[in-house]
Predicted 3D model of a 584-nucleotide part of an RNA (large-subunit ribosomal RNA, domain V) from Scherffelia dubia. It matches the Rfam family "Bacterial large subunit ribosomal RNA". It is recorded under the gene name rnl. The coordinates come from a structure-prediction model, not an experiment, and the mean pLDDT is 81.
Context: one part of a larger RNA
RNA sequence: CUAGCAGCUAGACGGUAAGACCCUGUGCACCUUUACUAUAGCUUUGCAUUGGAAAAAGGUAUCAAAUGUUUAGGAUAGGUGGGAGACUUUCGGGUCAACCUUGAAAUACCACCCUUUUCAUACAAUUUUCCUCACAAUAGCAAUCACUUGACAAAUCUCUCCGAGAGCCGAAAGUGAUCUUGGACCAUGCAUGGUGGGUAGUUUUUCUGGGGCGGAAGCCUCCUAAAAAGUAACGGAGGCGUGCAAAGGUAAGCUCACGCUGGUCGGAAAUCAGCUUUUGAGCGUAAUGGUAAAAGCUUGCCUGACUGCAAGACCCACAAGUCGAGCAGGGACGAAAGUCGGUCAUAGUGACCCGGGAGUUCUGUGUGGAAAGACUCUCGCUUAACGGAUCAUAGGUACGCCAGGGAUAACAGGCUGAUAACCCUCAAGAGUUCUUAUCGACGGGGUUGUUUGGCACCUCGAUGUCAGCUCAUCACAUCCUCGGGGUGAAGAAGCUCCGAAGGGUCGGACUGUUCGUCCGUUAAAGUGGUACGUGAGCCGGGUUUAAUACGUUGUAAAACAGUAUGGUUCCUAUCUACUGCUAG
Numbered sequence: 001c002u003a004g005c006a007g008c009u010a011g012a013c014g015g016u017a018a019g020a021c022c023c024u025g026u027g028c029a030c031c032u033u034u035a036c037u038a039u040a041g042c043u044u045u046g047c048a049u050u051g052g053a054a055a056a057a058g059g060u061a062u063c064a065a066a067u068g069u070u071u072a073g074g075a076u077a078g079g080u081g082g083g084a085g086a087c088u089u090u091c092g093g094g095u096c097a098a099c100c101u102u103g104a105a106a107u108a109c110c111a112c113c114c115u116u117u118u119c120a121u122a123c124a125a126u127u128u129u130c131c132u133c134a135c136a137a138u139a140g141c142a143a144u145c146a147c148u149u150g151a152c153a154a155a156u157c158u159c160u161c162c163g164a165g166a167g168c169c170g171a172a173a174g175u176g177a178u179c180u181u182g183g184a185c186c187a188u189g190c191a192u193g194g195u196g197g198g199u200a201g202u203u204u205u206u207c208u209g210g211g212g213c214g215g216a217a218g219c220c221u222c223c224u225a226a227a228a229a230g231u232a233a234c235g236g237a238g239g240c241g242u243g244c245a246a247a248g249g250u251a252a253g254c255u256c257a258c259g260c261u262g263g264u265c266g267g268a269a270a271u272c273a274g275c276u277u278u279u280g281a282g283c284g285u286a287a288u289g290g291u292a293a294a295a296g297c298u299u300g301c302c303u304g305a306c307u308g309c310a311a312g313a314c315c316c317a318c319a320a321g322u323c324g325a326g327c328a329g330g331g332a333c334g335a336a337a338g339u340c341g342g343u344c345a346u347a348g349u350g351a352c353c354c355g356g357g358a359g360u361u362c363u364g365u366g367u368g369g370a371a372a373g374a375c376u377c378u379c380g381c382u383u384a385a386c387g388g389a390u391c392a393u394a395g396g397u398a399c400g401c402c403a404g405g406g407a408u409a410a411c412a413g414g415c416u417g418a419u420a421a422c423c424c425u426c427a428a429g430a431g432u433u434c435u436u437a438u439c440g441a442c443g444g445g446g447u448u449g450u451u452u453g454g455c456a457c458c459u460c461g462a463u464g465u466c467a468g469c470u471c472a473u474c475a476c477a478u479c480c481u482c483g484g485g486g487u488g489a490a491g492a493a494g495c496u497c498c499g500a501a502g503g504g505u506c507g508g509a510c511u512g513u514u515c516g517u518c519c520g521u522u523a524a525a526g527u528g529g530u531a532c533g534u535g536a537g538c539c540g541g542g543u544u545u546a547a548u549a550c551g552u553u554g555u556a557a558a559a560c561a562g563u564a565u566g567g568u569u570c571c572u573a574u575c576u577a578c579u580g581c582u583a584g
Stems, first nucleotide, its partner, number of pairs: 001584007010576003014571002022405004027401002029397004035202005041195003045191005051131006059123004064118003068114001078113005085096004135182003143178007156166004205217003214234001218240006241386001242284001243343002248302007256280001259275004282291002285348001287346003306329004312323003318387001331340003354380007362373002412459001413457001414455003418452001420448006429439002466541001468538002471533001472530005479504003482499006506520005547565004551560003
C1' cells in the first nucleotide's frame, strides 16, 4: 500500500418526525369580557282567558234647573243679535215696555252663548272592600256522602260429615261530589320596553431593517431631486381640516421697511419734519415662487362671491383635478377704452348608496289622478385606517391545531468592524531637575475577529441550546521554566521591552453557573480559537411545554429576561477518518 476481522464515534450540515420557538394566512378551535349582534331565562306595560256586588274621590260630554250686588240709576243691569209691542182675559181691565239716568236697555218677547253651582244620564277609567262561578293548590286530603274492588276474623242459612254455594259485617285503596285554602289576583298566550357571556355566531387593519411597544396612514410648501417633468426611505424641516359681507368688484389716488439728523412733555420704541434708500416692508395664515403700470395702502360707488354655455390646453391608469379666450341673458363700476363667473398663487377635504328640503308641464302599471320615480339646485359622514369592505365589532391561549416561510426573528456560521481587545504615532504633563527608567492627557493611524452590536446571506420537509464530566488539538498578544536590552539596575527583589510554544500550568468552600469572592498550596496556578471544541460520548443542575403556588399587572381569560416545587434525553455504524490484530 491492498484486503479481511474486531473496535471507536470526529465527519457524511448522519437517521427519525412537511420545526412545537418566531413570523405570515382577510386559516381553525376553545376560553374571557363593561367588543358587536342575536338569544334561552328573568322582568315592565297593554290586551285576552276575566265574572258579580258595594263604596269613595274625580274627569269629559249632554239634558234640566239655577247663577251674575262698583258708581249713577226705579234696582242684585252677565254678553250679543232681532225687536215695537208682548202675556193674560170675564172684553171690565191688569202686569210690563219707547220716556229719565248710563260706557252699555229693557226678565215686553224670541234666539244664540259666557262665568259659577247642583241633579241626572252616558262614556273612558282610578282606588278600596267583599263575593264565587272561571282559574290555581292533591306536599289541604281532615270530615261527610255515593260508587267500585274487597283482606283478616267471626258468624248465619242450605245440604248427614268433609267440602261446596249463597248472603251479612267491613279494614284498606281508588274515583267522583260536597268541603277546605286562595281567587278574578296568580298563572298562561300574543304584543311590547328593559336586563341578559347563561348560550351562540363573528370581528379584533396595514406599514414596519422579524414581530411586539412606539410612531404613521388624507392634503399643502421647501430640501433630498442629479439645471425639462417625475422620482424612494420609520430621510431632513414646517403647516392644513379655515378666515373674510370685506380681507370681494370697479374707478381714482398713494408708496413701504431699516438707518441717520432735528424736535415740548417723550424715555431704546408713540406722533412730527428732513435726508438716504429698488424692495431689505407689506400681501389674514406655513413655506416657496411672485409682486412698486403694484397683487401693498386709502377713499367713493357697488355685489360678477352672477344664470346658460364653451373653442382649446395642462395634468393624467381610471376616477378625479387645473386653466380658459369667446357667445347669449340680465347687471356693477368707469367720461371712455374697458374690467368683473370671489380672494397674489399654491392647503382648508370625502366616491357610491340611503335619507331630507326647494323646483321642473319627464314617467304615471285598464283610464283620470295620486303614490312613487326621473331631472336641476341643495343638505346630512374626524366614512381622519381620509379610493370610503358593514347601519353595527374587543381580548387570551404555556391546552393549543393546520397550511406555509430560511421571502422573517432566537443558536451557530458568513459579511462588516461602530463598540471591544491589542499595537503604533504625536508628546502637554507627572516623574526633585529631566517628555520617552516608569506613567502618559487632548488628538491621529492601524491590526485582530474575541465582546456588545449592525445586516438578514445557507439552514424553519429540524444545523439539539448554558454550565459540568471525558477526551483533546491549535495560535501566541508567554503565567512558569530558558536567553537577552534598558532601568529612577549597589546586592537581593522588582519594573519594562526583545527572542522563545520544548515541557508544565493545583486542591477545596459557596453558587445551575461561565465568571466571581474566599481558604490552603505552587516555579506557575496563561490568554484565546476549534459550530461560545466535544449530548449518533455522558449528565440534565439552569433555560424553555403541559401541573401547582406567591408577588405584581390585567374587569377577566391570562401574563411577567420576577420567584418557588416537579417534570420520558431515541438510533443494532453503510461510507470517510482513526485504533488493534491477521494475510498478501